[in-house]
């Protein structure tokens, strides 16, 4: 000087358990705090968490005597499995020529 490697993690598909269906969640908008972002080193206007406040807003149905169950629904929540992406960016660093 050229080429390349690695992570936390993100998507999304599939499984199993579960919460909601008396509407919490999801998602949008702003406000506060927090804390992560490859070995090392900074690190946002970007993503996360948490916590206020604001608009918006659904899908049930069959069984059963009841308990419940059973299909279903929900941009649902956690765990496993598949594939794909993959430090936002800067500097050093590494491996190889």
């Nucleotide at each position: 000087g050229c080429a390349g490697a690695g992570u936390a993690g993100a998507a999304u598909u599939u499984u199993g358990u579960g919460c909601g269906u008396u509407a919490a969640g999801u998602g949008c908008u702003g406000g506060a705090u927090g804390a992560a972002c490859a070995g090392g080193g900074a690190g946002u206007u970007g993503a996360c968490a948490u916590u206020c406040a604001g608009a918006c807003g659904a899908a049930a149905a069959g069984u059963g005597a009841a308990a419940a169950c059973u299909u279903g629904c929900g941009g649902u929540a956690c765990a496993g499995a598949g594939u794909u992406c993959g430090c936002a960016u800067c500097c050093c660093g590494c491996u190889g020529c």